[in-house]
Molecule: Bacterial RNase P class A
Organism: Bacillota bacterium
RNA sequence: CAAGUAAACUAGAUGAUCGCGGGUACCAGUCCGAAAGGAGGUAUCCGAGGAAAGUCCGAGCUCCAUAGGGCAGGGUGCUGGAUAACGUCCAGUGGAGGUGACUCCAAGGAUAGUGCCACAGAAAUGUAGACCGCCUAAGUUUGGCCUGAUUGCUAAACUGGCAAGGAUGGAACGGUGCGGUAAGAGCGCACCAGCGGUUGGGUGACUAACCGGCUAGGUAAACCCCACCUGGAGCAAGACCUAAUAGGGGGACAAUGAGGCUGCCCGUCUCGUCCCCGGGUAAGGUUGCACCGAGGCGUUAGGUAACUAACGUCCCAGACAGAUGAUCAUCCAUGACAGAACUCGGCUUACGGUUUGCUCGUGGC
Numbered sequence: 001c002a003a004g005u006a007a008a009c010u011a012g013a014u015g016a017u018c019g020c021g022g023g024u025a026c027c028a029g030u031c032c033g034a035a036a037g038g039a040g041g042u043a044u045c046c047g048a049g050g051a052a053a054g055u056c057c058g059a060g061c062u063c064c065a066u067a068g069g070g071c072a073g074g075g076u077g078c079u080g081g082a083u084a085a086c087g088u089c090c091a092g093u094g095g096a097g098g099u100g101a102c103u104c105c106a107a108g109g110a111u112a113g114u115g116c117c118a119c120a121g122a123a124a125u126g127u128a129g130a131c132c133g134c135c136u137a138a139g140u141u142u143g144g145c146c147u148g149a150u151u152g153c154u155a156a157a158c159u160g161g162c163a164a165g166g167a168u169g170g171a172a173c174g175g176u177g178c179g180g181u182a183a184g185a186g187c188g189c190a191c192c193a194g195c196g197g198u199u200g201g202g203u204g205a206c207u208a209a210c211c212g213g214c215u216a217g218g219u220a221a222a223c224c225c226c227a228c229c230u231g232g233a234g235c236a237a238g239a240c241c242u243a244a245u246a247g248g249g250g251g252a253c254a255a256u257g258a259g260g261c262u263g264c265c266c267g268u269c270u271c272g273u274c275c276c277c278g279g280g281u282a283a284g285g286u287u288g289c290a291c292c293g294a295g296g297c298g299u300u301a302g303g304u305a306a307c308u309a310a311c312g313u314c315c316c317a318g319a320c321a322g323a324u325g326a327u328c329a330u331c332c333a334u335g336a337c338a339g340a341a342c343u344c345g346g347c348u349u350a351c352g353g354u355u356u357g358c359u360c361g362u363g364g365c
Base pairs, nucleotide, nucleotide: 001361003359004358005357006356007355008354009353010352012331013330014329015328016327017326018325020047021046022045023044024043025042026041027040030039031038032037049337053348054347056346057345058344059343060342061234062233063232064231068266069265070264071263073230074229075228076227077226078092079091080090081089082088093107094105095104096103097102108225109224113223114222115219116218117217131166132165133162134161135160139158140157141156142155143154144153145152174192175191176190177189178188179187193215195212196211197210198209199208200207201206238287239286240285241284242283248277249276250275251274252273253272257271258270259269260268261267295314296313297312298311299310300309301308302307
């Protein structure tokens, strides 16, 4: 200097003028409205994000509801921690990628059972399988050569032996090498992988050494088994106020009944439930919502860390056709992605700038 990787901060700043939404105090018991309620002026304070996005997870909160159990269904899946909880985060183990810093994993069980492995290939039902092949040790037959001799050599065929070599395939019944054999084969041996056992280390996942018989495919992101977790619906949840109405008519079931507990059963609760005809409303407003919060910031202590505790300090948007705009001046890192709608903890996606650590390369000293 360039590239990569991991993290932190920021998200144009300052000043002035006018404008927008909310809180507090006063004007003032002023104005509007049938009412509930709403509106105006002055002063002062506050006013979009790290992702507010996605709606993928988890909760707080509200109702079902007075409160449960089981099954089904769903979720997670190495170990140990953190957390209100999570499918999140931290640390580690095993594995994969990368020269490396570092990143990623849908990471329990295939000897509980069932299913699938197309095509090719001899064979992909785990001891299944012979297409090209190898052998002539053992047995039988035929031919040729040699020989005193069916004695020897050689070729072929049948019976037989083999799965080591080649082909096919994603994968072929452990791998490489040596010995052995008629030719071969863990048949034997050495080293490795796998499986099992013993001992040591570790909370544990796991790991190291030694020993052993030689070897029991893959797939569960297939059904399934195992372990743990799990009510439902959702702020358009709910609560309240004003206004309006016909306390209407008919039918079915009826405590051995009807309905609720939002899949079923048990259990429990209520006393009525359901259907048809007809009438009124479906309109306005307040609240839920200044969220005092699993809250923000700072310091100290503990912990490898995630995080926890103590002390101090701060109050930081509440719109509802939906608030942040406009103008001028100056500055420089010249401003990307992009707007809350009950709130919070995560994950994923989009994206400008500044800084720092580490890794690799090139050049110089």